[in-house]
This record gives sequence, structure tokens and C1' cells, in this order.
RNA sequence: GCCAGGGUAGUUCAGUGGUAGAACGUUUGCAUGGUAAGCAAAAAGUCGGGAGUUCAAUUCUCCCCCCUGGCU
Repeated sequence: GCCAGGGUAGUUCAGUGGUAGAACGUUUGCAUGGUAAGCAAAAAGUCGGGAGUUCAAUUCUCCCCCCUGGCU
């Protein structure tokens, strides 16, 4: 330099043109003689950045940034 995949909650990931979710973790409460496990609830997101298409974009198109793999 070329090609492919990826970037969404603290972490690992889903999602799909029409309200952004799960698990784990965190916090609070319940429970226990106490801790862990368990039960209930809560907080946490400019969906990598910008532009375009659209009534509407996390989703489609273009440019850029970053990560991983392959080729040279």
C1' cells in the first nucleotide's frame, strides 16, 4: 500500500429504517447470628467522528479515525 471483518452500558455481545436491549459487573434494599449464594429494584449509552438519502438512520450511501486478521 491492497483486501476482509469489527467499533453499541464499566466488560462481553445482540439488535434492526419507526421507543436501544441481554448477560456479567456496580449501587441500594430484602433475607442471614454474620458472609457468600439467593430474591427485588435502580443507575449507567452523543450506538467511533462528519456529511448525505429519507417523514424518520444505530441500521442505507460516502469520507475520515481506531482495532483485528490476511496479502504484498
Predicted 3D model of a 72-nucleotide RNA (transfer RNA) from a Candidatus Azambacteria bacterium.
The coordinates come from a structure-prediction model, not an experiment, and the mean pLDDT is 82.
Taxonomically the source falls in Candidatus Azamiibacteriota (Bacteria, Bacteria candidate phyla).
Rfam family: tRNA. Its family is annotated with triplet codon-amino acid adaptor activity in the Gene Ontology. The family's RNA type in Rfam is transfer RNA.